This is a predicted structure of a 137-nucleotide RNA (c-di-AMP riboswitch aptamer (ydaO/yuaA leader)) from a soil metagenome. The sequence is in RNAcentral, with records from MGnify. The coordinates come from a structure-prediction model, not an experiment, and the mean pLDDT is 76. Rfam family: c-di-AMP riboswitch aptamer (ydaO/yuaA leader). Gene Ontology terms of the family: cyclic-di-AMP binding and regulation of gene expression.

[in-house]
RNA sequence: CGCCGAAUCCGCGAACGACGUGUUUCGCGGAGCGGGGGACCCAAGUUUUGGGGCUAAUCCAACGGUGAAGCCGUAGGAAGCGCAGGCUCUUUUAGCGCUAGCCCGUCAGCUAACCCCGCAGGCCAACGAAAGAGAAA
Numbered sequence: 001c002g003c004c005g006a007a008u009c010c011g012c013g014a015a016c017g018a019c020g021u022g023u024u025u026c027g028c029g030g031a032g033c034g035g036g037g038g039a040c041c042c043a044a045g046u047u048u049u050g051g052g053g054c055u056a057a058u059c060c061a062a063c064g065g066u067g068a069a070g071c072c073g074u075a076g077g078a079a080g081c082g083c084a085g086g087c088u089c090u091u092u093u094a095g096c097g098c099u100a101g102c103c104c105g106u107c108a109g110c111u112a113a114c115c116c117c118g119c120a121g122g123c124c125a126a127c128g129a130a131a132g133a134g135a136a137a
Stems, first nucleotide, its partner, number of pairs: 002123003008031008016022001032119006042109001050107001051104004058078003062074005079099005087134007
């Protein structure tokens, strides 16, 4: 300079620092972005085989480690997600990478009003091609 992601911007106050006044920390508030709860109506009935939420991160079967369940590993299939060279978006295609983890706590379908919560963390893919639309100069 960029990428994944909602995870950005602004104002006020205090603390610390500095001798010139912030790429700092904390608190409060606002805008914006994201998520959850929550009526009528509609839908659905199946609640220990518990159930549910965030996220792309789910499903299927084979082999081996085990006698089984379960767990682990291997290489796969389907589905899903991501990948800067004027900019953004959509579709197709080639190649590459990912398919982790965490939370609620017996409980939640949708859901107007209303209520609540987050604004982190990380970077391993960084190489294209075609078509269309838009914005800007």